[in-house]
Context: one part of a larger RNA
RNA sequence: CGCGGAAAGUUGAGAGAACUGUUUCCUAGUACGAGAGGACCGGAAACAAUCGACCUCUAGUGUGCCAGCUGUCCUACCAAGGGCACCGCUGGGUAGCUACGUCGAGCACGGAUAAACGCUGAAAGCAUCUAAGCGUGAAGCCGUUCUCAAGAUUAACUUUCGUCAUAGGACCCUCCGAGACGAGGAGGUUGAUAGGUCAUAAGUGUAAGGAUCGUGAGAUCUUCAGCUGAGUGAUACUAAUAGUCCAAUACU
Numbered sequence: 001c002g003c004g005g006a007a008a009g010u011u012g013a014g015a016g017a018a019c020u021g022u023u024u025c026c027u028a029g030u031a032c033g034a035g036a037g038g039a040c041c042g043g044a045a046a047c048a049a050u051c052g053a054c055c056u057c058u059a060g061u062g063u064g065c066c067a068g069c070u071g072u073c074c075u076a077c078c079a080a081g082g083g084c085a086c087c088g089c090u091g092g093g094u095a096g097c098u099a100c101g102u103c104g105a106g107c108a109c110g111g112a113u114a115a116a117c118g119c120u121g122a123a124a125g126c127a128u129c130u131a132a133g134c135g136u137g138a139a140g141c142c143g144u145u146c147u148c149a150a151g152a153u154u155a156a157c158u159u160u161c162g163u164c165a166u167a168g169g170a171c172c173c174u175c176c177g178a179g180a181c182g183a184g185g186a187g188g189u190u191g192a193u194a195g196g197u198c199a200u201a202a203g204u205g206u207a208a209g210g211a212u213c214g215u216g217a218g219a220u221c222u223u224c225a226g227c228u229g230a231g232u233g234a235u236a237c238u239a240a241u242a243g244u245c246c247a248a249u250a251c252u
Stems, first nucleotide, its partner, number of pairs: 001151001005161006014148004020048007032037001050105005058099004065092005070085006109143003116136004168246004172188005193239003196235005202228003209222005
């Protein structure tokens, strides 16, 4: 841009994905075989690789989270802190993102067939799966499973709105489980969209100050403290104000 205005919900022409393997057990030490050995068919379990989803567990990361530590400079000094040193180094670590983690998938079934095996059966008094006719039959084909899908220009269908400033959409703004940008989604005071605040989960591991003990380094108490990013719940304190633009043809 089209589908001669919209919003929501569908159908599925068509397209894509997937289809795997191994081992063990039962059947059964059976059939078979002199023995050695050792099945078909059918059933069950586990695992591998692959694929998909997710973060409860385990593990990793987690550069404005917490603690410990060194050197140096600074805040006049002590104490307490800040800067720099690979995030200065080290020990941990929420959310998110991940795999080494967790969960799931391959099945089963139907239809038409290939090779092959058949039934009936003539030409050709017999015979013959084939000439007429009818079956069985594969990880393959068509379905079934999952995903996309009306630019399927054959532009579908259903419901409900709407026709001159109205349905609806956009601009603008607050944002995100969405994202390169567009797009998608949640919202815009009739409001919990983001920030803040409060509470809490979770992390770190017991702050500073003070007191007591010790000559002191330090220890104990106050104190499961203090601090804290993304989580959860609540709360209009702050910002989503105000507003503008587009928008349906022709014929009868």
Annotation
RNAcentral holds the full RNA, with entries from ENA. This is a predicted structure of a 252-nucleotide part of an RNA (large-subunit ribosomal RNA, domain VI) from a Patescibacteria group bacterium. Its Rfam family is "Bacterial large subunit ribosomal RNA". Its mean pLDDT, the model's own confidence on a scale to 100, is 86.